Predicted 3D model of a 103-nucleotide RNA (TPP riboswitch aptamer (THI element)) from Phycisphaera sp. The prediction has a mean pLDDT of 77. The sequence was found by an Rfam model in a public genome assembly.
RNA sequence: CGAGUUCGCUGGGGGUGGUCGGCCUGUUCCGCGGUCGGCCUGAGAUGAUACCCCGGAACCUGAACCGGUUAAUGCCGGCGUAGGAAAGCGACCAUGGCACUAA
Numbered sequence: 001c002g003a004g005u006u007c008g009c010u011g012g013g014g015g016u017g018g019u020c021g022g023c024c025u026g027u028u029c030c031g032c033g034g035u036c037g038g039c040c041u042g043a044g045a046u047g048a049u050a051c052c053c054c055g056g057a058a059c060c061u062g063a064a065c066c067g068g069u070u071a072a073u074g075c076c077g078g079c080g081u082a083g084g085a086a087a088g089c090g091a092c093c094a095u096g097g098c099a100c101u102a103a
Base pairs, nucleotide, nucleotide: 001096004092006091007090008089009088010087011054012053013052014051017040018039019038020037021036022035023034024033059084060083061082065078066077067076068075
């Protein structure tokens, strides 16, 4: 000098779906919408001083995609070393490299 599933600081980026029920709105029912609560997946499902991410998987696009599964879903897999996407500094430091000094 220096890899990095490491740590810290500062700054920045991102998502919020499915479903059931109550209430509200409405002349009534359904539906839509709002709101509250339960359930599913998840780190996170509208609230955050939270969570995740700063790049081979945060997240977006393709995508009203394809296959499977589910009560249903952006649930799982594929697509996918596809196209985009937000970073600097410091600490520590493996293997190794370079330089210098001494014997």

The source organism's lineage runs through Bacteria, Planctomycetota, Phycisphaerales, Phycisphaeraceae and Phycisphaera. Its Rfam family is "TPP riboswitch aptamer (THI element)". Rfam's curators write: Vitamin B(1) in its active form thiamin pyrophosphate (TPP) is an essential coenzyme that is synthesised by coupling of pyrimidine and thiazole moieties in bacteria.